Record summary: The RNA shown here (transfer RNA) has 73 nucleotides and comes from a bacterium. Its Rfam family is "tRNA". Rfam classes the family as a transfer RNA. The prediction has a mean pLDDT of 81.
[in-house]
RNA sequence: GCGCUCGUAGCUCAACAGGCAGAGCGAGGCCCUCCUAAGGCCUAGGCUAGAGGUUCGAGUCCUCUCGAGCGUG
Numbered sequence: 001g002c003g004c005u006c007g008u009a010g011c012u013c014a015a016c017a018g019g020c021a022g023a024g025c026g027a028g029g030c031c032c033u034c035c036u037a038a039g040g041c042c043u044a045g046g047c048u049a050g051a052g053g054u055u056c057g058a059g060u061c062c063u064c065u066c067g068a069g070c071g072u073g
Base pairs, nucleotide, nucleotide: 001072002071003070004069005068006067007066010025011024012023013022019056027043028042029041030040031039049065050064051063052062053061
């Protein structure tokens, strides 16, 4: 340089053919307990790497840019 895969919450990952963005862990609050741990209940937290395009509608499709990984000369 070229090809492929990927980028979603603090972290690890879902969202199978376009149709209201979720889970686990973590964080905070409450219950339980003499206290802690464990357990139970609840809450907050992301406009999906950035910019355009297609569409009634985009995390999902197309283009470019940035970043990461793998392969290859």